[in-house]
The RNA shown here (small-subunit ribosomal RNA) has 1506 nucleotides and comes from Emticicia sp. BO119.
The source organism's lineage runs through Bacteria, Pseudomonadati, Cytophagia, Cytophagales and Emticicia.
It matches the Rfam family "Bacterial small subunit ribosomal RNA". Rfam links the family to the GO terms structural constituent of ribosome and ribosome.
The coordinates come from a structure-prediction model, not an experiment, and the mean pLDDT is 81.

RNA sequence: ACAAUGGAGAGUUUGAUCCUGGCUCAGGAUGAACGCUAGCGGCGGGCUUAAUACAUGCAAGUCGAGGGGUGGUAGCAAUACUACACCGGCGCACGGGUGCGUAACGCGUAUGCAACCUACCUUUAUCUGGGGGAUAGCCCGGGGAAACCCGGAUUAAUACCGCAUAACAAAUUUACUGGCAUCAGUUAAUUUUAAAAGAUUUAUCGGAUAGAGAUGGGCAUGCGUAAGAUUAGAUAGUUGGCGGGGUAACGGCUCACCAAGUCUACGAUCUUUAGGGGCUCUGAGAGGAGAAUCCCCCACACUGGCACUGAGAUACGGGCCAGACUCCUACGGGAGGCAGCAGUAGGGAAUAUUGGGCAAUGGACGCAAGUCUGACCCAGCCACGCCGCGUGCAGGAAGAAGGCCCUCUGGGUUGUAAACUGCUUUUGACUGGGAAGAAAAGAUCUCUUGCGAGAGAAGUUGACGGUACCAGCAGAAUAAGCCACGGCUAACUACGUGCCAGCAGCCGCGGUAAUACGUAGGUGGCGAGCGUUAUCCGGAUUUAUUGGGUUUAAAGGGUGCGUAGGCGGCUGAUUAAGUCAGCGGUGAAAGGUAGCAGCUUAACUGUUUUACAUGCCGUUGAUACUGGUUAGCUUGAGUUAACAGAAGGCAGAUAGAAUUUCUGGUGUAGCGGUGAAAUGCUUAGAUACCAGGAGGAAUACCGAUUGCGAAGGCAGUCUGCUGCAGUUACACUGACGCUGAGGCACGAAAGUGCGGGGAUCAAACAGGAUUAGAUACCCUGGUAGUCCGCACAGUAAACGAUGAUUACUAGUUGUUGGCUUUAGUCAGUGACCAAGGGAAACCGAUAAGUAAUCCACCUGGGGAGUACGCCGGCAACGGUGAAACUCAAAGGAAUUGACGGGGGUCCGCACAAGCGGUGGAGCAUGUGGUUUAAUUCGAUGAUACGCGAGGAACCUUACCUGGACUAGAAUGUGAGGGAAUUAUUCAGAAAUGGAUAAGCCAGCAAUGGCCCAAAACAAGGUGCUGCAUGGCUGUCGUCAGUUCGUGCCGUGAGGUGUUGGGUUAAGUCCCGCAACGAACGCAACCCCUGUUGUCUGUUGCCAUCAAGUUAAGUUGGGGACUCAGACAAGACUGCCUACGCAAGUAGAGAGGAAGGAGGGGACGACGUCAAGUCAUCAUGGCCCUUACGUCCAGGGCAACACACGUGCUACAAUGGGCGAUACAGAGUGUUGCGAGCCAGCAAUGGCAAGCCAAUCACAAAAAGUCGUUCACAGUUCGGAUUGGGGUCUGCAACUCGACCCUAUGAAGCUGGAAUCGCUAGUAAUCGGGUAUCAGCUAUGACCCGGUGAAUACGUUCCCGGACCUUGUACACACCGCCCGUCAAGCCAUGGAAGUUGGGUAGACCUGAAGCGGAAGGUAAAAGAUUUCGUUAGGGUAGAACCAGUAACUGGGGCUAAGUCGUAACAAGGUAGCCGUACCGGAAGGUGCGGCUGGAACACCUCCUUU
Repeated sequence: ACAAUGGAGAGUUUGAUCCUGGCUCAGGAUGAACGCUAGCGGCGGGCUUAAUACAUGCAAGUCGAGGGGUGGUAGCAAUACUACACCGGCGCACGGGUGCGUAACGCGUAUGCAACCUACCUUUAUCUGGGGGAUAGCCCGGGGAAACCCGGAUUAAUACCGCAUAACAAAUUUACUGGCAUCAGUUAAUUUUAAAAGAUUUAUCGGAUAGAGAUGGGCAUGCGUAAGAUUAGAUAGUUGGCGGGGUAACGGCUCACCAAGUCUACGAUCUUUAGGGGCUCUGAGAGGAGAAUCCCCCACACUGGCACUGAGAUACGGGCCAGACUCCUACGGGAGGCAGCAGUAGGGAAUAUUGGGCAAUGGACGCAAGUCUGACCCAGCCACGCCGCGUGCAGGAAGAAGGCCCUCUGGGUUGUAAACUGCUUUUGACUGGGAAGAAAAGAUCUCUUGCGAGAGAAGUUGACGGUACCAGCAGAAUAAGCCACGGCUAACUACGUGCCAGCAGCCGCGGUAAUACGUAGGUGGCGAGCGUUAUCCGGAUUUAUUGGGUUUAAAGGGUGCGUAGGCGGCUGAUUAAGUCAGCGGUGAAAGGUAGCAGCUUAACUGUUUUACAUGCCGUUGAUACUGGUUAGCUUGAGUUAACAGAAGGCAGAUAGAAUUUCUGGUGUAGCGGUGAAAUGCUUAGAUACCAGGAGGAAUACCGAUUGCGAAGGCAGUCUGCUGCAGUUACACUGACGCUGAGGCACGAAAGUGCGGGGAUCAAACAGGAUUAGAUACCCUGGUAGUCCGCACAGUAAACGAUGAUUACUAGUUGUUGGCUUUAGUCAGUGACCAAGGGAAACCGAUAAGUAAUCCACCUGGGGAGUACGCCGGCAACGGUGAAACUCAAAGGAAUUGACGGGGGUCCGCACAAGCGGUGGAGCAUGUGGUUUAAUUCGAUGAUACGCGAGGAACCUUACCUGGACUAGAAUGUGAGGGAAUUAUUCAGAAAUGGAUAAGCCAGCAAUGGCCCAAAACAAGGUGCUGCAUGGCUGUCGUCAGUUCGUGCCGUGAGGUGUUGGGUUAAGUCCCGCAACGAACGCAACCCCUGUUGUCUGUUGCCAUCAAGUUAAGUUGGGGACUCAGACAAGACUGCCUACGCAAGUAGAGAGGAAGGAGGGGACGACGUCAAGUCAUCAUGGCCCUUACGUCCAGGGCAACACACGUGCUACAAUGGGCGAUACAGAGUGUUGCGAGCCAGCAAUGGCAAGCCAAUCACAAAAAGUCGUUCACAGUUCGGAUUGGGGUCUGCAACUCGACCCUAUGAAGCUGGAAUCGCUAGUAAUCGGGUAUCAGCUAUGACCCGGUGAAUACGUUCCCGGACCUUGUACACACCGCCCGUCAAGCCAUGGAAGUUGGGUAGACCUGAAGCGGAAGGUAAAAGAUUUCGUUAGGGUAGAACCAGUAACUGGGGCUAAGUCGUAACAAGGUAGCCGUACCGGAAGGUGCGGCUGGAACACCUCCUUU
């Protein structure tokens, strides 16, 4: 020095993830409105709706120095002053309002006018001579209700009309100069025409003509300036020309004639909407939105039309006419226009005073004084906005009281907050002072000046307003609210409520512990405001120029040819349109930016300034690139020649196999079809076989991820015609190219029309099956159709879901065609991959990579590819293609699970092979149901039901009935009192209440022990919530799994490890491996059992020795054995063989008591089931407190038409009865077990030994064995039920116990569908014991031993589980999800006979005012009259368009629990989907063709790696 000041995101689709994509929020803004609240000031703003209608007042007048007059005042008068109607001049076209109309040269910007005007103003030049006739007023008369009008007479002017004068004005011509075509300027000549006004206070002010300027306008042009194509053609004065007219002026502006043009896909016309700009809001910007206030332009002035006057108007507060409306009226006629300022009504969510003043600024008139001015300056109302100020400041802990919360003798918080102490006084109140805004002009005086004029002096004028401002004074005194507090988003607790009431911007809260509702306390935010609503921009890169996309998310046209358009190879030359640069003009002011300045500050305002205004125009240059012109080039493109290629197309001819049918023959009872069947065919001879004929359609093998074609598509063989890419080679043309909106052509299948043909197959249809049904899947038939010709149709998952073209970017490897032949190369067609890309899957030279050009298409889901309109079609239908409404998602890819009537591997008494049961009977027991005053409660698929309960007569007990108690039935502290305690008695069902009698100890004492016990503090609840919980438990499952750290891979969820190959009971181990390690599980460690050893031997044992008995380890003794217990040993695939890399597996292997985990138990990973339990216990919250607590009696839990589960006993002879007889283990016992003896048939009773247990007892084991009886029967089976009599326990066996004896002697003769357990000391069978317990309903539960099998080929199937993989629209996870009809309610919408309204255009009729023409008229005019044209308006008829409404009708959307089915998602149980056709209550089914966006299996082929 230059440049720059600028860009934030979040929530919500999922179990989780990434992406796509919408919705929503945080910001700013407003002419706002609403709710709550409100102290002051400054500066601004204030009908966005009804351009609806307006009462009343005001908003445009002025000039007597234009005129004649009239009135008043003064004066005797002249006259002076003053006011005014009328004539006259100027103004009224400004100022002020509004935004109806207008999509337009209206506006903006830039030019042009050689095609124009301009009063007042400035300036220059010249002139201002002389005449005339009228008319308002006034006077007289008349009409009318009024508005107002008519007639007569008379009068003036700066009003009006001739005449004179005149060119620089106008017209024509000549010459010169210039230009841009018409032309312009200058000079000269000729011709023609038009002027005037005066006033006065004599200072002046005017008048006429012409020129120039200034100002203001008019016209034209380039560019820019909404939406809709579901508006595609529009236009007759239309486009142009010649001529006339008209205008200030150009021009179809207008008229006559001539020509037939003009606009339009670069969007005409039509429809809808809209004043435009400076600017305003927002945004980083580019943009988007808006058009209030202020400024510029336009348009309008009750609606429509018209002109007049004028310098200027087609005139807001002028005129005429028509219309609507309002008012007056004497009914004959009249009057009016607030979108000026106030104001009123109405409309509306909503917007102010019928105020003051001309003091300032500005305007009109005037010589001036001055008058007028709702322009303007001020004031009033309104928190409507912006800005400023205040409602105190400092100290102050007993951290007060009160409130709120809590784990509650206490703590926390409100909170230095208050109280209290000191200080200050803005603001407000009061008192006093008190502005600037004023500059003047004019008049007066002085000076200067040729004239206009200038300078100075003194003095006059303020609505706002006694306002701003200043000073004084007392006193914290006069002054705080609103919203929010689940996340986004700053800020949390309590109570109330209980899917109610309610909240909500989105996600979403609320169903009894709500930080989300309501209230309170507390907190956060902003603050005289705070929230809400509405609207705009932003965030939104969510329309993407900056700055997006199109394989699968929305999106590539079915394919080609090609018009317009867009884009385009190499080298020169030229031009300078684009482009770039310099300079100039313009881009009004205000606004915005920066600085400075003025109000105390700020808002606000000013500013010589500054920058911006990104634009347009002009001019001068530059020439790389693009464009234009021109000259060339060959590489793009094309042509030529040769070669070889293919299921390319069209036409014709022809071949064999097969199906069907017909004829003939052989032949006989079936054929056919299916999961199984039936319909069907067949003794009138089928099917089968043989021979022959007919006819139509399609072309096996070759055949292939092969080839050809633009796509659709194309397949026997031969012939003809025809199209094409490819390779090689030189030659030729010389950019001829690429793409391609519209357009044109082609375009599977189905379908349509006409005519043929018709073998097969086969929608529809019929029948048979299946099924709950079966309008289907399966079967038997079968018509359109399938085939051909001609003509339509024009769609498909027309797909590579991938537009065309060009260039570039590592490799490897198949294959087709050509050239060339170790090689290679060109063109196609496949696979795997580098870089790169992608959300990922994947793509990857055949791109979805890197670039370029052109086209097509997308912008949340549904509604809907629907409706309406239009185009096409014979129709079916195709093309184009919305909206209302509704949802917060819809979607893509991938991940982890779960699931599959998917796949693979494996396991389990899962099946199979076996044995025995259940289901049938009777009984026991539990449950459901029912009943009941109560039948207490819980458990309910597996995982409830002989479960809690391992034992309900009372108790238990929780239930019911009745009777009682209320600090309570229990425990602690405990003033006080008393021994404790025992006995008797009364009432009562008892609880309970009352009475009587007897009756202490320790210590010196204080007092203590024991008992009662007031008040008080702690009660109590088997009441609720197992979905608030702890603990415990069941189940998957004793299944082999579940995870972590680090690393690695992936954007991520996640993956890897844990998968793979083997192996195991096992994620057991081995090997491999981007994994390496580790944890919880598995296994092992623990217990029992099986073998042996050592030690120790009493209560156990007894071989030897001795004693002894009727007998007996009975005794002495012994430790050998058994046994008891303690400690050890033992088993580890250690050894062998085989296989194997290893781990390991196999073997009647060896050895061994035991062999591959020897058998059994305890032990249960991460988790699942909101599994079970608040009734074991504990516990949060809620609830009850003379009761939901507590005590007592009785009853109930035991009921009984019935249903289910679990068991027992049986049905008998492998058995029952009787008699005899043998062998266990584990337990239990003093309130007990009880030997033995006696009694009783027995239960049991009496007496009673022993035993606190290896000692005694329970205790007999039973099945078994031996013998005997019973011979197949409802029995000598079976024992239910019932009668009678007893025993025992217990306060008490009625409801409601067990046992014994006797009598009775039911069902039942092996159990339907179905279903359970068990793999070895197991099942089966047999008995024994224990807990609970007074007794027992135990046939239950848990232990103990005795006897003691059968079978397993095997893993296809059922069930459950594990791992891997696959699909998924599931994730509450298949008991999932989900489709359509029907029924109900609500909502918007389409069609519709009709009906209502609106604007518009044309046709016809009529036609006001005005203007123009003609006639007529006149001496000439004017007016009146008639007529023609134009036109507002009115009327008639029809049509189109838009909108409203409508009987009826169509579909659509939404709505916790309606109906019918189950179409889709898994192979969704018939794979699904697309197009088309037919059919069906509905989803849908079927036919034809197509797609994979189908699973699985097998085979084939190809590729990759080693």